RNA sequence: GGCAUGAGCCGCUAGGGUUCCGGCCGGGCCGCGCUGUCGCGCGGGUCCGGUGUCUGGUCCGAGAGCGGCACCCUGUCCGGUGAACAGCGGGCAGGCACACGGCGGGACAAAAGCCCGGGAGGU
Numbered sequence: 001g002g003c004a005u006g007a008g009c010c011g012c013u014a015g016g017g018u019u020c021c022g023g024c025c026g027g028g029c030c031g032c033g034c035u036g037u038c039g040c041g042c043g044g045g046u047c048c049g050g051u052g053u054c055u056g057g058u059c060c061g062a063g064a065g066c067g068g069c070a071c072c073c074u075g076u077c078c079g080g081u082g083a084a085c086a087g088c089g090g091g092c093a094g095g096c097a098c099a100c101g102g103c104g105g106g107a108c109a110a111a112a113g114c115c116c117g118g119g120a121g122g123u
Base pairs, nucleotide, nucleotide: 008069009068010067011066012065015060016059020057021056022054023051024050025049026048027047028046029045030044031042032041033040034039072095073094074093075092076091077090078089079088098118100121104116105115106114
């Protein structure tokens, strides 16, 4: 300098919003009590609406976070062969490094460190 291969999956977390559950707020209906009436109070049930500037459950969730498995690579040993090499399969050990990063857009209910993206850009 050139060529080839390559960053997979699972679990968790940082983080995220609001479909669902729950919480909180308001209202309707039924029930009980007070009341001459208007109406008021209570809490049980049910329905509707709002609220994520509601701690939570469900949910989403990292290339540059954690852990595990796998692929691959190196070494060694074993199996078929007369022997050796190669190839195939398996056991064991080791390796699997490094990594600054927008704006903007996208999906799901919605948002995000998710995806575009080891991108653009920078060194």

A computed fold for a 123-nucleotide RNA, annotated as Guanidine-I riboswitch aptamer. Of the family's consensus pairs, 100% are formed in the model. It matches the Rfam family "Guanidine-I riboswitch aptamer". Gene Ontology term of the family: regulation of gene expression.